[in-house]
Molecule: THF (Tetrahydrofolate) riboswitch aptamer
Organism: bovine gut metagenome
RNA sequence: GAGUAGGGGAUUCGCGUUAAGUGCCUAAGGAUGGGAGGUCGCCUUGGGACGAAGGCCAUGCCGCGGUGGAUCCCCGCCACCGC
Numbered sequence: 001g002a003g004u005a006g007g008g009g010a011u012u013c014g015c016g017u018u019a020a021g022u023g024c025c026u027a028a029g030g031a032u033g034g035g036a037g038g039u040c041g042c043c044u045u046g047g048g049a050c051g052a053a054g055g056c057c058a059u060g061c062c063g064c065g066g067u068g069g070a071u072c073c074c075c076g077c078c079a080c081c082g083c
Stems, first nucleotide, its partner, number of pairs: 001083001006075009015065003024048007034081002037078002054062003
């Protein structure tokens, strides 16, 4: 120095708007640079608290959501051993 889980942005396809999802608290579990470990990072599940933007010319369209996936760009582990 390379390389992870992930994070941010853009594009696109969806989901919800009859309220899930996201975010917050808590408990348990799981995965995590090449190897074997690890958490204050990430994921899953149980419990808890809180909470919303819909509209129209309507067999659809435009919005809204700290919304899900994919792709691209950028950022990117801790101690040990490797490359």